[in-house]
RNA sequence: GCCGCUGUGGUGAAAUUGGUAGACACAAGAGACUCAAAAUCUCUCGGUAGCAAUAUCGUGUCGGUUCGAGUCCGACCAGCGGUA
Numbered sequence: 001g002c003c004g005c006u007g008u009g010g011u012g013a014a015a016u017u018g019g020u021a022g023a024c025a026c027a028a029g030a031g032a033c034u035c036a037a038a039a040u041c042u043c044u045c046g047g048u049a050g051c052a053a054u055a056u057c058g059u060g061u062c063g064g065u066u067c068g069a070g071u072c073c074g075a076c077c078a079g080c081g082g083u084a
Base pairs, nucleotide, nucleotide: 001083002082003081004080005079006078007077010026011025012024019067028044029043030042031041032040046057047056048055049054060076061075062074063073064072
């Protein structure tokens, strides 16, 4: 250089004929229980704005197709593998 695979919250991961993004688990935070702790149980857990209801953005980056894109197409970036 060429070919292939992969990229989703703090982590591992789902969402697969394009139709609610983040299920589930771990970690973390708050509370209950306890003399105290561990264990267990309950709730919360991407960003921004807002007192809140809520709104809006968010799947490596930037574009395109589409009523609608994590998913399809293009270019690029990063990692892994193959090949000369």